[in-house]
Formats: sequence, structure tokens, C1' cells
RNA sequence: ACCUCUAUAGCUCAAAGGAUAGAGCAAUGCCCUUCUAAGGCAAAGGUUGUGAGUUCGAGUCUCACUAGAGGUA
Repeated sequence: ACCUCUAUAGCUCAAAGGAUAGAGCAAUGCCCUUCUAAGGCAAAGGUUGUGAGUUCGAGUCUCACUAGAGGUA
């Protein structure tokens, strides 16, 4: 320099272009327990990396950029 892949909750990951973007773990509150752990219940937590474009509708498709991983020379 070029090519490929990845970026979604605090962490690990889902989500055929179409119902309010979900799950597990963590954290929080409650129950249980003499106390803790374990277990049960509940609620909360997201400008889907940034900026444009396509579309009636974009996490998803297109382009540029940023960051990370890998490859070729």
C1' cells in the first nucleotide's frame, strides 16, 4: 500500500428490510436464610462506532471515515 472480517446494554452475543431491538451474565431492589452464599421474583439498563445515501420503512442494503482483528506484498 492493497484485500477480508468485526463494531448492538457494564461484559458475551442474538435479531429474513416490517408488532415496542431481545437473551445470558454482571449490577440494583425484594423474597428466602440466624447471617452469608446458593435459589426465586421484579424493575432498570440501547441515539445499534461516526457521517451521508437508497427505501413507504434501515441494526440489516450502498458509500466515506474511525477503531480493532487477520491476510498478501
A computed fold for a 73-nucleotide RNA from a Candidatus Bathyarchaeota archaeon, annotated as transfer RNA.
Lineage of the source: Archaea > Thermoproteati > Candidatus Bathyarchaeota.
The sequence is in RNAcentral, with records from ENA.
Rfam family: tRNA. About the family: Transfer RNA (tRNA) molecules are approximately 80 nucleotides in length.